[in-house]
RNA sequence: UACCCAUCUAGAGAAGCUGAGGGACUCGGCCCUGUGACGCUUCGCCAACCGGCCUUCGGGCAUCGGUGGCAAUGCCGGGAGACGAUGAUGGAGG
Numbered sequence: 001u002a003c004c005c006a007u008c009u010a011g012a013g014a015a016g017c018u019g020a021g022g023g024a025c026u027c028g029g030c031c032c033u034g035u036g037a038c039g040c041u042u043c044g045c046c047a048a049c050c051g052g053c054c055u056u057c058g059g060g061c062a063u064c065g066g067u068g069g070c071a072a073u074g075c076c077g078g079g080a081g082a083c084g085a086u087g088a089u090g091g092a093g094g
Stems, first nucleotide, its partner, number of pairs: 001093001004091005013043005021032003025079005044070003049066003052061003074086001
């Protein structure tokens, strides 16, 4: 990183700092939030995409590495302009 592939109804939170908004954009809902949201840090945990290990090759494991995640189905429904794009994460490529 407007290309390609896969996944997105499962799972998993405490503390500290901060101090007013947050749930991607837009419209409509609904919800979280001074009993401290969002964000950041630390620790913990979840998961198993890549690596790793095992394998009867179907798959399995979580001791270790790289990511990711830990309110609500990606919170729900509609929408989103170029010929062509909703987003997130991983892989892969550059």